[in-house]
Context: one part of a larger RNA
RNA sequence: CUGGGCGUAAAGCGUCCGCAGGUCUUCCUGUAAGUCUGGCGUGAAAUCGCGGAGCUCAACUCCGCGCACGUGCCGGAAACUGCAGGAAUAGAGUCACUCAGAGGCAUCUGGAAUGCUGUGUGUAGGGGUAAAAUCCGUUGAUCCACAGUAGAACGCCAAAAGCGAAGGCAGGAUGCUGGGGGUGUACUGACACUCAUGGACGAAAGCGUGGGGAGCAAACGGGAUUAGAUACCCCGGUAGUCCACGCCCUAAACGAUGCGUGCUCGGUGUUGGGAAUUUCAAUCGUCCCAGUGCCUUAAGCUAACGCGGUAAGCACGCCGCCUGGGUAGUACGGCCGCAAGGCUAAAACUC
Numbered sequence: 001c002u003g004g005g006c007g008u009a010a011a012g013c014g015u016c017c018g019c020a021g022g023u024c025u026u027c028c029u030g031u032a033a034g035u036c037u038g039g040c041g042u043g044a045a046a047u048c049g050c051g052g053a054g055c056u057c058a059a060c061u062c063c064g065c066g067c068a069c070g071u072g073c074c075g076g077a078a079a080c081u082g083c084a085g086g087a088a089u090a091g092a093g094u095c096a097c098u099c100a101g102a103g104g105c106a107u108c109u110g111g112a113a114u115g116c117u118g119u120g121u122g123u124a125g126g127g128g129u130a131a132a133a134u135c136c137g138u139u140g141a142u143c144c145a146c147a148g149u150a151g152a153a154c155g156c157c158a159a160a161a162g163c164g165a166a167g168g169c170a171g172g173a174u175g176c177u178g179g180g181g182g183u184g185u186a187c188u189g190a191c192a193c194u195c196a197u198g199g200a201c202g203a204a205a206g207c208g209u210g211g212g213g214a215g216c217a218a219a220c221g222g223g224a225u226u227a228g229a230u231a232c233c234c235c236g237g238u239a240g241u242c243c244a245c246g247c248c249c250u251a252a253a254c255g256a257u258g259c260g261u262g263c264u265c266g267g268u269g270u271u272g273g274g275a276a277u278u279u280c281a282a283u284c285g286u287c288c289c290a291g292u293g294c295c296u297u298a299a300g301c302u303a304a305c306g307c308g309g310u311a312a313g314c315a316c317g318c319c320g321c322c323u324g325g326g327u328a329g330u331a332c333g334g335c336c337g338c339a340a341g342g343c344u345a346a347a348a349c350u351c
Base pairs, nucleotide, nucleotide: 004322005321006320007305008304012319014201015200016199017198021194022193023192025088026087027086028085029084030083031082033081034080035077036076037075038074039073040072041071042070048066049065050064051063052062053061054060091191092188093187094186095184096183097182098181099180103177104176105175106174107173108172109171110154114150115149116148117147118146119145120144125136126135162169163168206247207246208245209244210243211242215241216240220236221235222234223233258318259317260316261315262314263313266295267294268293269292270291271290272289273288274287275286300307301306324351325350326349333344334343335342336341
């Protein structure tokens, strides 16, 4: 390389966009590059295969025939691929009407709770634990009432629910804005799929500058526990958590399952839309499309577990990745980063 694989054994890039590349619907006409085919030429000899001959045999040597496969030229075929031209609408997109939604960004705003402050009331405790203690409190705490202030998070609704490419998204209102579903006699007419390199986004933690800081809380201090206790429990508490801007680019970034398209019994929920029917009307029921769950003696697949129209079934297109364990996702080099570090990625040796 061929081959075999990638849910859990090694293996799907965190996600998307997308140039090159690869692949691409139906019909007609042409062409003849690929493809198939005839002829001619070439593909040295030796080697190799078959038949025969010569050394006493064999090895060896000699003679004859032969192939694979490649390639050039001249003809032929036209199904398939390519190319050129024409046509179509089932893919894709547009338009019209309509629908749902924690999709995104910005601004404004609400109540509960918590902390703090002030005033009043009131007196000896409070807090915490398995039990305690550190801790707070007669400079008046805890509790209660009223008022003020600060920051962060949004109870019920709430759901196997919804939205988003993923990360992720939840009080309310407004503005701007992305995507999606359904229906349609409308329009374009293959405009498509995938995508190395590249680009964008990317939880948390972390970093830079400036704000903010209620609660929580790495580090840290103290109290306990214990043989010890650099922990689990308790009292405190700084970064951080929050905001703006700029970086970082990782994850059990998981469905451990790449994207797209088609095909393949049933049952039962749920979300959004639609059609006809029913009805006075609404509802229910039936069917269709899109999403999201569960079940399975359908088939099939799987090493098993399990998967099973949301496939891990049956196929096609394209990309990524794997090739015994350790060394090691490390060293070195390169690229990126302020740093932390990230990406790419071995070997000796060893089992």
Molecule: small-subunit ribosomal RNA, central domain
Organism: Candidatus Peribacteraceae bacterium